[in-house]
RNA sequence: CCAGACGGUCGGAUGGCCGCUCGCCGCAAUGGGGAAACCCGCGGCGGGAGGAAAGUCCGGGCUCCACGGAAACACGGUGCCGGGUAACGCCCGGCGGGGGCGACCCCAGGGAAAGUGCCACAGAGAGCAGACCGCCGACGCAAGCUCCGCUUCCGGGCGGCGCCCGCCGGCAAGGGUGAAAGGGUGCGGUAAGAGCGCACCGCGUUCCCGGUAACGGGAACGGCACGGCAAACCACACCGGGAGCAAGACCGAAUAGGGACGGCAGGCCGGGCGUCGCCCGGCGGACGGGUUUCCGCGUCGUCGUCCGGGUAGGUCGCGCGAGGCGUCCGGCGACGGGCGUCCCAGAUGAAUGGUCAUCCCCCGCAUCGGCGGGGACAGAACCCGGCUUACAGACCGUCUGGUAGU
RNA sequence: GCCGGCUUAGCUCAGUUGGUAGAGCAGUUGAUUUGUAAUCAUCAGGUCGGGAGUUCGAGUCCCCCAGCCGGCACCA
Repeated sequence: CCAGACGGUCGGAUGGCCGCUCGCCGCAAUGGGGAAACCCGCGGCGGGAGGAAAGUCCGGGCUCCACGGAAACACGGUGCCGGGUAACGCCCGGCGGGGGCGACCCCAGGGAAAGUGCCACAGAGAGCAGACCGCCGACGCAAGCUCCGCUUCCGGGCGGCGCCCGCCGGCAAGGGUGAAAGGGUGCGGUAAGAGCGCACCGCGUUCCCGGUAACGGGAACGGCACGGCAAACCACACCGGGAGCAAGACCGAAUAGGGACGGCAGGCCGGGCGUCGCCCGGCGGACGGGUUUCCGCGUCGUCGUCCGGGUAGGUCGCGCGAGGCGUCCGGCGACGGGCGUCCCAGAUGAAUGGUCAUCCCCCGCAUCGGCGGGGACAGAACCCGGCUUACAGACCGUCUGGUAGU
Repeated sequence: GCCGGCUUAGCUCAGUUGGUAGAGCAGUUGAUUUGUAAUCAUCAGGUCGGGAGUUCGAGUCCCCCAGCCGGCACCA
């Protein structure tokens, strides 16, 4: 210098002027708006989008469901091992497998000898399978061919081995089909073959050693029995109640605190008011977050759907938090702990902007002076921790491969 | 803001234990007719919204993204 890997930072800068929104302080009214709840003005000071505010894919906080506990079932999710964390499907470290010359990257990476299911087409055979071509052996031999023997009237005839063919049997080495064909390579062996035998590798079982573990290393035995798919059902282990700030609380206004249908239950006794209903007490019963059971608790009708009526107002929830920054300590690291310091958006048709000047970057004209245009993705809405997706460009650090020089 | 659903031919829709993508209408060509419509026959038309993954194999299973549609206020 070229090519690349990994990690991190920034996301135009400074100043003037004019605005918007929120907080605090001061001033101001017998003030203004509004039906009311409630809201508001002026001045000063201070704050005012992001790394993803996004997708809403996970995990929590918070709020309500009157709701606490235990068990089982259903449903959903997760799935190598250890650790971190409030928690996670996230992160860190390791193990195993795969890719790359390498730095390094990727993996939903548990169970298929509990069961069920699927493996299309092709192929002989696709699940405890199969024999199409092929290899080999026995038998037969009408016709054909090679060879040998005998014979002859010289055309031939008879007999035998073999090939071809037929049939019976053995084999699974090779060919072929397929994503996948019941271990792989080599030697021996055999009629041909085959874990049939042996060596090495793979696999399984048992034991020993190292490691918290996943796993790794070794020894002995076993001749191979156990194909793939669980992002198919499933079994195992672990986790999970539901809904979501349009949650929810309060205030103001208005209306008919109404009606229909359906599910479950609508029972008895006593007393009072009082005249066919209401209230109180007791027993029983029913209902109560998917279902069931039990304990406890709550209510006395409850739940669901539909029709109809009214208002489309205000305040709170709403930002001190698993918070930011700096430093020290522990840890390989994720992270944890101590100390110091700071307060840092809260809108509700929805603020966070506009303009000017100088500089920065990019593009075009142009040619060293300048002119014109542009500044990525995108914008909080209850709040955090992650993941994923989008993103012009700039910078920093560590490392790898190559080339050249010393 | 929150919660659901859908995307397959030009249009409307089917497509289940994953195995060659279908129907109706519309379109092309031919027949029929004096001609048109209807009818009959025939043919064409598909990156299954996009991208990765699991699998031998994905419209289907899983993940991410895009587009479209719907619902949700309070009071009695």